[in-house]
Bacterial RNase P class A from a Mariprofundaceae bacterium, 361 nucleotides, folded computationally. The gene name in the source record is rnpB. Rfam family: Bacterial RNase P class A. The family's RNA type in Rfam is ribozyme. NCBI's taxonomy places the organism under Bacteria, Pseudomonadati, Candidatius Mariprofundia, Mariprofundales, Mariprofundaceae. RNAcentral holds the sequence, with entries from ENA.

RNA sequence: GGAGCGAUUCGGGUGGUCGCGGUGUUAUUUUGACAUCGAGGAAAGUCCGGGCUGCAACGGGUAAGGAUGCCGGAUAACGUCCGGCGGGGGCGACCCCGGGAAAGUGCCACAGAGAGUAGACCGCCGGUUGUUUCGACAACGGGUAAGGGUGAAAGGGUGCGGUAAGAGCGCACCGCUUCGUCUGGUAACAGCGAAGGCAUGGUAAACCCCAUCCGCAGCAAGGCCAAAUAGGGAAGCAUCAGACGUGGCCCGCGUUGCUUCCGGGUAGGCUGCUAGAGCCUGUCAGCAAUGGCAGGCACAGAUGAAUGACCAUCAUCCGCUAUGGCGGAUACAGAACCCGGCUUAUAGAAUCGCUCCGCCU
Repeated sequence: GGAGCGAUUCGGGUGGUCGCGGUGUUAUUUUGACAUCGAGGAAAGUCCGGGCUGCAACGGGUAAGGAUGCCGGAUAACGUCCGGCGGGGGCGACCCCGGGAAAGUGCCACAGAGAGUAGACCGCCGGUUGUUUCGACAACGGGUAAGGGUGAAAGGGUGCGGUAAGAGCGCACCGCUUCGUCUGGUAACAGCGAAGGCAUGGUAAACCCCAUCCGCAGCAAGGCCAAAUAGGGAAGCAUCAGACGUGGCCCGCGUUGCUUCCGGGUAGGCUGCUAGAGCCUGUCAGCAAUGGCAGGCACAGAUGAAUGACCAUCAUCCGCUAUGGCGGAUACAGAACCCGGCUUAUAGAAUCGCUCCGCCU
């Protein structure tokens, strides 16, 4: 100098004018004045986990359903994070993946002779018969998985021996499986030893098996106050009159009037609402995630829903240019009960650590 890997921070600044929402003080009765505060790293997707609230439930278990899945730890909890283990990729820094396919069932298109109790299409090698130019060729009937070919995948690999040709048929090494009261490690696992010629192809985001966890719903949860209109209940009064219904008619029964009280509920208002697993600094324990302690800080709460607009100047970028300047733009996006994660979007700027290559001294 070039190419990369991992982690982190900022993401327009300053001043002025006007405006909007919250809180406080004050005047005052409808708002005004003053002071102060007013979006994010993702506020997003709503994908996980928890707090909180209501309902259900003595407590426990079983079944169904769902989620998760190497081991250990962190945590309020997690599908998150940290540290390991194993496998895969990369020269490397580093990155990605993770129960069981030897309980059972299903599926594996096309190609191919054969796709799971393997398989003779070509080839290779014997046998019998026939032909023969004596090299072989053809037919029939066998052996053979070394070679070719098909496929994502063809039932260990390399080599030597062996054989008619071949073959774990035999042997050596590598791999694999099983076992061990062996060694190390909390464990996953690693190492070591012994036995076995080698079975056991893939798919579990197919059913399934094993282990662990999980009640249901969500701030439009929930609580409180409470009009107008209509309707409900109780008591009292009025009328035994009228009207309507039942009935052929009468009696009877029901409905219909007024006053007071009660409760439910709608509009509306208040609350829940933001001091919480909070933030910053230091220190201690720990490899780390994280936790303990001490000190300090005050940091949005709208609800037809505020957080904006303009001017000046600086910064960055883009375009034009007569090189003097001129014009334009400011990434992604925007709280709605709160918190921990994951995922996704993000113009540009900056910092730290590490790897590989080249050059110079």